Context: one part of a larger RNA
Molecule: small-subunit ribosomal RNA, central domain
Organism: Microgenomates group bacterium RBG_16_45_19
RNA sequence: CUGGGCGUAAAGGGUUACGUAGGCGGAUAGUUAAGUUCGGUCUUAAAGACUCCGGCUCAACUGGAGGCAUGGGCUGAAUACUGGCUGUCUUGAGGGCAUCAGGGGAGACUGGAAUUCUCGGUGGAGGGGUGAAAUCCGUUGAUAUCGAGAGGAACGCCAAUGGCGAAGGCAAGUCUCUGGGGUGUUUCUGACGCUCAGGUACGAAAGCUAGGGUAGCGAACGGGAUUAGAGACCCCGGUAGUCCUAGCCGUAAACAUUGGACACUAGCUGCUCGGCCGUAAGGCCGGGUGGCGCAAGCUAACGCGUUAAGUGUCCCGCCUGGGUAGUACGACCGCAAGGUUAAAACUC
Numbered sequence: 001c002u003g004g005g006c007g008u009a010a011a012g013g014g015u016u017a018c019g020u021a022g023g024c025g026g027a028u029a030g031u032u033a034a035g036u037u038c039g040g041u042c043u044u045a046a047a048g049a050c051u052c053c054g055g056c057u058c059a060a061c062u063g064g065a066g067g068c069a070u071g072g073g074c075u076g077a078a079u080a081c082u083g084g085c086u087g088u089c090u091u092g093a094g095g096g097c098a099u100c101a102g103g104g105g106a107g108a109c110u111g112g113a114a115u116u117c118u119c120g121g122u123g124g125a126g127g128g129g130u131g132a133a134a135u136c137c138g139u140u141g142a143u144a145u146c147g148a149g150a151g152g153a154a155c156g157c158c159a160a161u162g163g164c165g166a167a168g169g170c171a172a173g174u175c176u177c178u179g180g181g182g183u184g185u186u187u188c189u190g191a192c193g194c195u196c197a198g199g200u201a202c203g204a205a206a207g208c209u210a211g212g213g214u215a216g217c218g219a220a221c222g223g224g225a226u227u228a229g230a231g232a233c234c235c236c237g238g239u240a241g242u243c244c245u246a247g248c249c250g251u252a253a254a255c256a257u258u259g260g261a262c263a264c265u266a267g268c269u270g271c272u273c274g275g276c277c278g279u280a281a282g283g284c285c286g287g288g289u290g291g292c293g294c295a296a297g298c299u300a301a302c303g304c305g306u307u308a309a310g311u312g313u314c315c316c317g318c319c320u321g322g323g324u325a326g327u328a329c330g331a332c333c334g335c336a337a338g339g340u341u342a343a344a345a346c347u348c
Base pairs, nucleotide, nucleotide: 003320004319005318006317007302008301012316014202015201017200018199022195023194024193026089027088028087029086030085031084032083034082035081036078037077038076039075040074041073042072043071050066051065052064053063054062055061092192093189094188095187096185097184098183099182100181104178105177106176107175108174109173110172111155116150117149118148119147120146121145122144126137127136163170164169207248208247209246210245211244212243216242217241221237222236223235224234259315260314261313262312263311264310267292268291269290270289271288272287273286274285275284276283277282297304298303321348322347323346330341331340332339333338
């Protein structure tokens, strides 16, 4: 060293889209003999260790003989498995054709409701706000109401326990461009596959840079209350921001706190997409998404249970007592904020 784990105890990387190196890999025939197995031979110094016999009175010590282990070289043989090479195959994977659903993405244009503001009409004393008030607005005419206009942001009902997307996420309507997926056919290619250190790309909100925009909301800030105080909760205002364009940042309870792929292991019941049968009710097949379950099984329990946390195989990431600390130092990245990587002393 050969270990045990990762839903909730420490532990799944934000996603794994593009995937390099690497690891692993379907059926079948032949060939090779690298791995593998067996044999021969040489070596693996002596001393030591082990076994036996002996010498000092014993022992320690020591002499002799013997036998391994392990690794390596050369050589011969075997060929099931793994590998290499040469063929063949179609079930994995991909393409074609037909068809379907969808808030998947990007851009442009358009729409109505509402808030606010401006102008005009009516009107004439309050309005607003709260637990109660006050700050606040109002006779320079508010609130209310009618008409016209401006501008920005968000899209009610449909709407769902529903759909799409790798994740973040995506919802008014129309058009253009565009990605992915399902089903059917079994038409083509013929293992082209799986995973993936490093790398690339994407990545909510907040934040940053430059320019624009700003209706509502609203950190900070000011005021009014409350209170012992009130740096808050409540109220009146309100700047950044929230919005757009271009570029950064790269983090989240980025959660299903559950990495990906494949195969196998009772069922029952919804929703959704496609297909087949059926007049219909309904039934069957495939994909997705939920609920239940003492099927089995797993789990410390809770629970999981064909969407596994079951049974197996392959690959990646991660954990190894608490605090110090996701910190210091260093390095890399960033305009900055900071991010990533990541300790120790000491202490319990």